Background:
Predicted 3D model of a 524-nucleotide part of an RNA (small-subunit ribosomal RNA, 5' domain) from an uncultured bacterium. Its Rfam family is "Bacterial small subunit ribosomal RNA".
[in-house]
Context: one part of a larger RNA
RNA sequence: GAUUGAACGCUAGCGGAAUGCUUUACACAUGCAAGUCGAACGGCAGCGCGGGCUUCGGCCUGGCGGCGAGUGGCGAACGGGUGAGUAAUGCAUCGGAACGUGCCCAGUAGCGGGGGAUAACCACUCGAAAGAGUGGCUAAUACCGCAUACGCCCUACGGGGGAAAGCGGGGGACCUUCGGGCCUCGCACUAUUGGAGCGGCCGAUGUCGGAUUAGCUAGUUGGUGGGGUAAAGGCCUACCAAGGCAACGAUCCGUAGCUGGUUUGAGAGGACGACCAGUCACACUGGGACUGAGACACGGCCCAGACUCCUACGGGAGGCAGCAGUGGGGAAUUUUGGACAAUGGGCGAAAGCCUGAUCCAGCAAUGCCGCGUGUGUGACGAAGGCCUUCGGGUUGUAAAGCACUUUUGUCCGGAAAGAAAUCGGUCGGGCUAAUACCUCGACCGGAUGACGGUACCGGAAGAAUAAGCACCGGCUAACUACGUGCCAGCAGCCGCGGUAAUACGUAGGGUGCGAGCGUUAAUC
Numbered sequence: 001g002a003u004u005g006a007a008c009g010c011u012a013g014c015g016g017a018a019u020g021c022u023u024u025a026c027a028c029a030u031g032c033a034a035g036u037c038g039a040a041c042g043g044c045a046g047c048g049c050g051g052g053c054u055u056c057g058g059c060c061u062g063g064c065g066g067c068g069a070g071u072g073g074c075g076a077a078c079g080g081g082u083g084a085g086u087a088a089u090g091c092a093u094c095g096g097a098a099c100g101u102g103c104c105c106a107g108u109a110g111c112g113g114g115g116g117a118u119a120a121c122c123a124c125u126c127g128a129a130a131g132a133g134u135g136g137c138u139a140a141u142a143c144c145g146c147a148u149a150c151g152c153c154c155u156a157c158g159g160g161g162g163a164a165a166g167c168g169g170g171g172g173a174c175c176u177u178c179g180g181g182c183c184u185c186g187c188a189c190u191a192u193u194g195g196a197g198c199g200g201c202c203g204a205u206g207u208c209g210g211a212u213u214a215g216c217u218a219g220u221u222g223g224u225g226g227g228g229u230a231a232a233g234g235c236c237u238a239c240c241a242a243g244g245c246a247a248c249g250a251u252c253c254g255u256a257g258c259u260g261g262u263u264u265g266a267g268a269g270g271a272c273g274a275c276c277a278g279u280c281a282c283a284c285u286g287g288g289a290c291u292g293a294g295a296c297a298c299g300g301c302c303c304a305g306a307c308u309c310c311u312a313c314g315g316g317a318g319g320c321a322g323c324a325g326u327g328g329g330g331a332a333u334u335u336u337g338g339a340c341a342a343u344g345g346g347c348g349a350a351a352g353c354c355u356g357a358u359c360c361a362g363c364a365a366u367g368c369c370g371c372g373u374g375u376g377u378g379a380c381g382a383a384g385g386c387c388u389u390c391g392g393g394u395u396g397u398a399a400a401g402c403a404c405u406u407u408u409g410u411c412c413g414g415a416a417a418g419a420a421a422u423c424g425g426u427c428g429g430g431c432u433a434a435u436a437c438c439u440c441g442a443c444c445g446g447a448u449g450a451c452g453g454u455a456c457c458g459g460a461a462g463a464a465u466a467a468g469c470a471c472c473g474g475c476u477a478a479c480u481a482c483g484u485g486c487c488a489g490c491a492g493c494c495g496c497g498g499u500a501a502u503a504c505g506u507a508g509g510g511u512g513c514g515a516g517c518g519u520u521a522a523u524c
Base pairs, nucleotide, nucleotide: 001524002523003522004521006520007519008518009517010516013371014370015369016368018366019364020363021329026327027326028325030324031323032322035074036073037072040071041070043067044066047065048064049063050061051060052059053058081282082281083280090207091206092205093204094203095202096201099199100198101197104195105194106193107192108191109190110189112146114144115143121136122135123134124133125132126131152161153160154159166187167186168185169184170183171182174181175180208254209253210252215245216244217243220242221241222240223239224238225237226236227235257279258278259277260276261272262271263270264269284305285304286303287302288301307318308317309316310315335361337360338359339358343357344355345354346353347352374404375403376402377401384395385394386393387392410460411459412458413457414456418451423445424444425443426442427441428440429439430438468513469512470511471510472509473494474493475492479508480507481506482505483504489496490495
């Protein structure tokens, strides 16, 4: 000199766009952060409508809109947080072969016929609660057989095995038990092939310090048989062999998430890894599996432990390293805010619902950038202050005065972009028996804004609303007076102060930077 997620002291007008627990991975009150689908299902707790009854108080009725709880499906493995652990099961780069894959895309072949349950519900019972039990009824895209098998799997090549589910829209003949069948479209379902994207695994190279850590290793190193996995493999197991690593630093100890990058530097290099992006690990501590395409699962389960809470003492409940917020720790780090309008995600045919992701607002000069605090004129130079050789000098064109301007602030008025998709209509194409439905494209129309009456624009009055901080001995830009008298004090280094101190304190003046300035800490 540059830099910072900074803090502290003094000071402080505005805006933009950023950033904001670096410490106790300490403990957490409260609210919210993952739901959705009635176009899978049986139903109907509550609300509205229709209908019936009525003693006019109401009651009944799934018939309709819908829908709590329940069965079922998909999601909850994403998104969000943190950096404890980890020196290699990680990360970065470059390769590899023995793998998996829900949703998505493309192809091929199917979607036939049956069955038995169970929740909800009802009845009863136990319990303080959390919750649980017994009996009875019922549905499905829940569950289980049968049939079929182009692909598929196993095979000793003879053979053997294995699937599915429906729901909704529309409709001309024909049939009908008047429910529908049937046809067609869409979504869903089954099997299989390929793809895309994603993921699992393996290798090489690189990846902090210590030798005052020199030897380490028995599933250890390799082989065979077996098991296991989606998959190679001591991954596991039995047997056999005795190997494997290491001064090119094994093992042990300490420290640490890694990278793109950030910062400094002319570079080489050094230090760091906040925000943003990629990746890994973790979710009160330790262990375990279940479900599932995917987890050994932050807001799932089980066990153990510590802690907190409820209890009728028998027993139960919980996990903010999600967003806010509280206590504590600390030099130190924000609101218990708004909205799903946009972007994205989950579910859904869609309308839509959910979304503390996200977008916004609030707080903080925490840093960066921009703007302002007026402009011009104004003297043989006001007053006051300070100095003085008492002549004067300086503050100083500074002020006042005169003439202007109006950024910002205040007031008044206007007023966005971010929002065009989804939706409706017309036309054309596709599908089809069909001018129905559905769908694709073009055009037209309408609705939707948290921010926000915000940005921005116009107008009004008025210099009006707005300057400080550090320093002035040398390094280092900037000097005098008074006070003090080795005292009080200063100080980054050298050093100042013991009676004329440019070094302490105050004042005048000056220098530097400026809504900041200085100090401290840290890095180069």